[in-house]
Context: one part of a larger RNA
RNA sequence: GCCUGCGAGUUCUCGCUUACUAUUUAGUCUAAGACAGUAGUCCUGUCGAGGCGAAGCGAAAGCAAGUAUGAAAGUGCGAAAUAAAAUAGUAACCGGGAGACCCGAAACCGAGUGAUCUAACCUUGAGCAGGGUGAGUCCUUAAGAAAUUAAGGAGGAGGCCCGAACCCGUUAUCGUUGCAAUGAUAUGGGAUGACUUGUGGUUAGUGGCAAAAUACCAACCGAACUCGGAGAUAGCUGGUUCUCCCCGAAAGGUCUUUAGGGACCGCGCUAUGGAUGUUUAUCAGGGGUAAAGCUACUGGAUGGGUCAACAAGAGCAAUCGAGUUGACUCAACCAAACUCAGAAUACUGAUAAAACAAAGCAUAGUAGACAGUCAUAUCGGGCUAAGCUGAUAUGGCAAAAGGGAAACAUCCCAGAUUUUCAGCUAAGGCCUCUAAAUCCACAUUAAGUUUUAAAGGAAGUUCUCUCUCUCAGACAGCUAGGAGGUUGGCUCAGAAGCAGCCACCCUUUAAAGAUAGCGUAACAGCUCACUAGUCGACCGAGAGGGGGCGCCCAAGAUUUAUCGAGGAUCAAAUGUGGUGCCGAAGCUAGAGAUUUGAUUUUGGAUUCGUCCAAUUUCAAGUGGUAGGGGAGCGUUCCAUAUGCAGUGAAGAUGAACCGUAAGGUUUGUUGGAGCGUAUGGAAGUGAGAAUGCAGGC
Numbered sequence: 001g002c003c004u005g006c007g008a009g010u011u012c013u014c015g016c017u018u019a020c021u022a023u024u025u026a027g028u029c030u031a032a033g034a035c036a037g038u039a040g041u042c043c044u045g046u047c048g049a050g051g052c053g054a055a056g057c058g059a060a061a062g063c064a065a066g067u068a069u070g071a072a073a074g075u076g077c078g079a080a081a082u083a084a085a086a087u088a089g090u091a092a093c094c095g096g097g098a099g100a101c102c103c104g105a106a107a108c109c110g111a112g113u114g115a116u117c118u119a120a121c122c123u124u125g126a127g128c129a130g131g132g133u134g135a136g137u138c139c140u141u142a143a144g145a146a147a148u149u150a151a152g153g154a155g156g157a158g159g160c161c162c163g164a165a166c167c168c169g170u171u172a173u174c175g176u177u178g179c180a181a182u183g184a185u186a187u188g189g190g191a192u193g194a195c196u197u198g199u200g201g202u203u204a205g206u207g208g209c210a211a212a213a214u215a216c217c218a219a220c221c222g223a224a225c226u227c228g229g230a231g232a233u234a235g236c237u238g239g240u241u242c243u244c245c246c247c248g249a250a251a252g253g254u255c256u257u258u259a260g261g262g263a264c265c266g267c268g269c270u271a272u273g274g275a276u277g278u279u280u281a282u283c284a285g286g287g288g289u290a291a292a293g294c295u296a297c298u299g300g301a302u303g304g305g306u307c308a309a310c311a312a313g314a315g316c317a318a319u320c321g322a323g324u325u326g327a328c329u330c331a332a333c334c335a336a337a338c339u340c341a342g343a344a345u346a347c348u349g350a351u352a353a354a355a356c357a358a359a360g361c362a363u364a365g366u367a368g369a370c371a372g373u374c375a376u377a378u379c380g381g382g383c384u385a386a387g388c389u390g391a392u393a394u395g396g397c398a399a400a401a402g403g404g405a406a407a408c409a410u411c412c413c414a415g416a417u418u419u420u421c422a423g424c425u426a427a428g429g430c431c432u433c434u435a436a437a438u439c440c441a442c443a444u445u446a447a448g449u450u451u452u453a454a455a456g457g458a459a460g461u462u463c464u465c466u467c468u469c470u471c472a473g474a475c476a477g478c479u480a481g482g483a484g485g486u487u488g489g490c491u492c493a494g495a496a497g498c499a500g501c502c503a504c505c506c507u508u509u510a511a512a513g514a515u516a517g518c519g520u521a522a523c524a525g526c527u528c529a530c531u532a533g534u535c536g537a538c539c540g541a542g543a544g545g546g547g548g549c550g551c552c553c554a555a556g557a558u559u560u561a562u563c564g565a566g567g568a569u570c571a572a573a574u575g576u577g578g579u580g581c582c583g584a585a586g587c588u589a590g591a592g593a594u595u596u597g598a599u600u601u602u603g604g605a606u607u608c609g610u611c612c613a614a615u616u617u618c619a620a621g622u623g624g625u626a627g628g629g630g631a632g633c634g635u636u637c638c639a640u641a642u643g644c645a646g647u648g649a650a651g652a653u654g655a656a657c658c659g660u661a662a663g664g665u666u667u668g669u670u671g672g673a674g675c676g677u678a679u680g681g682a683a684g685u686g687a688g689a690a691u692g693c694a695g696g697c
Base pairs, nucleotide, nucleotide: 001697002696003695004694005693006692011098012097013096014095015094017092018091019090020089021088022087023086024085025084027052028051029050033047034046035045036044037043056063057062066077067076068075069074101239102238104236108229109228110227111226112225113224119203120202121201122200124198125197126196127195128193130162131161132160133158137154138153139152140151141150142149143148166190167189168188171186172185173184174183205221207217208216214223242632243631244630245629246628247627252265253264254263255262256261267368268366269365270364271363272362273361277356278355279354280353281351282350283349284348285347292339293338298335299334300333302331303330304329305328306327307326308325309324310323313320314319372397373396374395375394376393377392378391379390380389381388402413403412404411417592418591419590420589422588423587424586428582429581430580431566432565433564437579439578440577441576442575443574444573450568456552457551460549461548462547463546464545465544466543467542468541469540477534478533479532480531481530483507484506485505488502489501490500513528516527517526518525593622594621595620596619597618598617601614602613603612604611605610633686635683636682637681638680639679640678641677642676643675644674651670652669653668654667655666656665657664658663
């Protein structure tokens, strides 16, 4: 890992509700217990405090089909009924108490077992090759008065040195399903000592022992192990077994030692009841949002004017006065926590009619849920960041499949009862991949723009508008002129149109600036503006504004890689208009299934209101997680009835057929002794998952 088997809402008890059965009736039922019957403690009967019910309302006194409150009006809770009530039993759902659907802790407590490992200690024994060093002390000699000193010799001290046994385990490598649940090899530390070691003994878990590391106490010790309390507890994780049919949520509010849990309300389901509900229209409401406004408040804030006060400083002084503050005034403004005013919507109520639907409302029983998420719109926070975060509204996903968006919970279209080799469409598409137009008309784009992007930039191209010049000759080109006062004044070494400052006139002219640019040391020189000529335009030339589509801006990391690909240029791109077609589980058509409602007929029951079963026809429905409800299939056993089986039961393994499904029937082979059916009943009643348990491979 696979296969087979086992494996999870049970049982007892006490209650609510509902259904059925039985009894009794304004009553009914008893508990412990008592009495009687009885052979009897079983059983039967009769009592028995009391429970529920027959009247409610009020805090109560109290009143009573009413009562409480209130001045009253009114309002709250009640009353009406031959249909209910009580009790007992059975069944189902749910709830309380119990292990309470199953598995799962780490832990806590009690009683015991351990010092054959290891820690410390006690008792009694044992072990330590060899070599080196050479303390105190003593002896001899010398010196000295002596203490003492020096030399030589003897001797052999030491948690001394080197180094085997022995003890340890520093570093490296190997080993890592090992030789080994801690080893091997090399290297290394101690090696007469606080040394090592044998035997026997002592200390025990709220404890021991510890040269102290939370180390060690029998291979995992921040509190050993074994058994028990014990099925500890687990607001946590995982798992929870057959089928079909009907309905179908929530991820919100409030409170919570509460935030991943819970309670109530909102939202689901089931039953019953009665009859409303939604939309539209009209009318009536309250508001303080948007926009707006502010000498209408509270604040903010810009510029100017006037006035007043103060005032640095200047001045001999008169006086002048930068600046500061305030008031008034003019003009233009700002505000979620400003508003003199103030919408549209929305919301609430009333009225009336129409349309639509069976939503909505009430009561009872019973769930899940209280981690949401995306899109669009309007906002708060944030950076007018986030696939961010918090609201409100709507729609989706969640719990929704199908078609489109290449792929893509959330976008667009559209809500899957089943079936058909039928048809029509939606979104989106129609050159090939790939179903359908190489469709029609008129334009635009040259960038493969299409097939990402901004500020900014540009005689791209196209359409359009305004203005100016133009056969009295425009624009461009060519020819010629572009002068004089004057080198304007100042400045300056110089300044002559052209370093700089000031002024910027007049004359001659067809025209010519006290000069727009280059240039010179300064002049000179070359152009320009301006003018004439030449040329010759029935639409030419110039300037500006706007619209469309393009261009630059535009560099990245595995491989083209931002059309899904091929590929596409009067398009297979873009714009406008048109015709056709394709395209879904949508719609239509044919044939079925099922639910609900209505309807036809028959049978049965009936308290005559109706109900149940089958049946005819019609209409509307039938996606679905959590979850609710309904109807069934199968397994084991029991009761009653009735069957099968050595002429072959169960089981196993193939096949055919039947049923909407769980499943069922028949039959071949195997097998070799038990097994069904019908109606009821009772459950150890259905496995693929739980790092499930056991076995096999």
A computed fold for a 697-nucleotide part of an RNA from a Microgenomates group bacterium, annotated as large-subunit ribosomal RNA, domain II.
NCBI's taxonomy places the organism under Bacteria, Bacteria candidate phyla.
The RNAcentral record of the full RNA draws on ENA.
Its mean pLDDT, the model's own confidence on a scale to 100, is 83.
Rfam family: Bacterial large subunit ribosomal RNA.